Bacterial large signal recognition particle RNA from Thermoclostridium caenicola, 266 nucleotides, folded computationally. Taxonomically the source falls in Thermoclostridium (Bacteria, Bacillota, Eubacteriales, Oscillospiraceae). The prediction has a mean pLDDT of 76.
RNA sequence: CCGUGCUAGACGGGGAGGUAGCGGUGCCCUGUAUCCGCAAUCCGCUAUAGCGGAGUCGAAUUCCUGCCCCCGGCUUGCAAAUGUAAGGUCAGUUAUGUGUCGGAGUACGAUGAAGAUCGGGUCUUGCGCAAUCCGGAACCGUGAACCCCGUCAGGUCCGGGAGGAAGCAGCGGUAAGCGGAGCACCGGGUGUGCCGCGAGCGUGCCUGGUCCGAGUACGAUGCACAUGGUACGCUUGUAUUUGCAUUGCCAAAGGCAGGUGCACGG
Numbered sequence: 001c002c003g004u005g006c007u008a009g010a011c012g013g014g015g016a017g018g019u020a021g022c023g024g025u026g027c028c029c030u031g032u033a034u035c036c037g038c039a040a041u042c043c044g045c046u047a048u049a050g051c052g053g054a055g056u057c058g059a060a061u062u063c064c065u066g067c068c069c070c071c072g073g074c075u076u077g078c079a080a081a082u083g084u085a086a087g088g089u090c091a092g093u094u095a096u097g098u099g100u101c102g103g104a105g106u107a108c109g110a111u112g113a114a115g116a117u118c119g120g121g122u123c124u125u126g127c128g129c130a131a132u133c134c135g136g137a138a139c140c141g142u143g144a145a146c147c148c149c150g151u152c153a154g155g156u157c158c159g160g161g162a163g164g165a166a167g168c169a170g171c172g173g174u175a176a177g178c179g180g181a182g183c184a185c186c187g188g189g190u191g192u193g194c195c196g197c198g199a200g201c202g203u204g205c206c207u208g209g210u211c212c213g214a215g216u217a218c219g220a221u222g223c224a225c226a227u228g229g230u231a232c233g234c235u236u237g238u239a240u241u242u243g244c245a246u247u248g249c250c251a252a253a254g255g256c257a258g259g260u261g262c263a264c265g266g
Stems, first nucleotide, its partner, number of pairs: 001266006009057003012030004020046005034054005063259006072250003076245012090233001092232001093229008105218004115211008123200006129193002131190006139180004148173004156165003
């Protein structure tokens, strides 16, 4: 130096989280690098830090170490967004009061403001009156085969006769009943009316008179102060996300360099 066979070792790694700590399952970043069982209400270990079992490669481009590069992640700071908690003398905002205000301005007013005083109506109620409804009386008409009245033809009855009697129909008149009708009469009724008289209530509204002689009523906006409220806004804390920056930390893949066994044979 070459060949053969073994062993150490390798057969993915990393981040956050979790954990006293280590590793795994799960999530995430890389990337393609055996298999089976256990496992987040966790599973298994102890700084020699997964446990148990099987298989492949195997001293090298594959193992170990260092450096470079750098996907990605964590920490720190700033800003923004969203959520959440607290805070009302919290500058904003909103409500009330006071002041400015005897105020800006508007309306009415010597054809009389405000004030005072007298009265009427509307309102409630009593009496009367009217209206209206009902009933009665009165008026006119109609109205009784007989059991209402008057007169009673005919006919009937009594009588010798003279004469008399009852009495239907008809006619006339009435009762009960029915109908009509303008006014007037008597009695009763009322959610009718204000016509008359009186009482009451009272300034809500309308209206008339007298005294007096110049004001009366409404009143925004802004500002200031005081008090009250908290949906929004504001302040503070906290959580998450995003962006930027930075001090450090970890760091895959990749690149470079170095290091690293045993046995046999040639």